[in-house]
Predicted 3D model of a 67-nucleotide RNA (SAH (S-adenosyl-L-homocysteine) riboswitch aptamer) from Parachitinimonas caeni.

């Protein structure tokens, strides 16, 4: 440095379907699946503070302001 794995980024329902994946096929392509694929962190102990994001529609939760 890269990969795998683990954790976090509040929760859920419905829809579409790109990439990746699976199946079939010589291929073209078809079907299935699919909205954490992104960001941050991962030697030990103690304390304090603390992200930015993730298609469309809906519901709930949390915080602030107004009525």
């Nucleotide at each position: 440095a890269a990969g795998u794995c683990c954790g976090a980024g509040g929760a859920g329902c419905g829809c579409u379907g790109c990439g990746a994946g699976g199946u079939g096929g010589c291929a073209a392509c078809a079907c299935c699946c699919c909205a954490g694929g992104c960001u941050c962190g991962g030697c030990a102990c103690a304390g304090a503070a603390u992200a930015a994001c993730g298609g469309c529609g809906c519901u709930c939760g949390c915080c602030u302001c107004u009525u």
Source information:
Its Rfam family is "SAH (S-adenosyl-L-homocysteine) riboswitch aptamer". Its family is annotated with S-adenosylhomocysteine metabolic process and regulation of gene expression in the Gene Ontology. The sequence was found by an Rfam model in a public genome assembly. Its mean pLDDT, the model's own confidence on a scale to 100, is 80.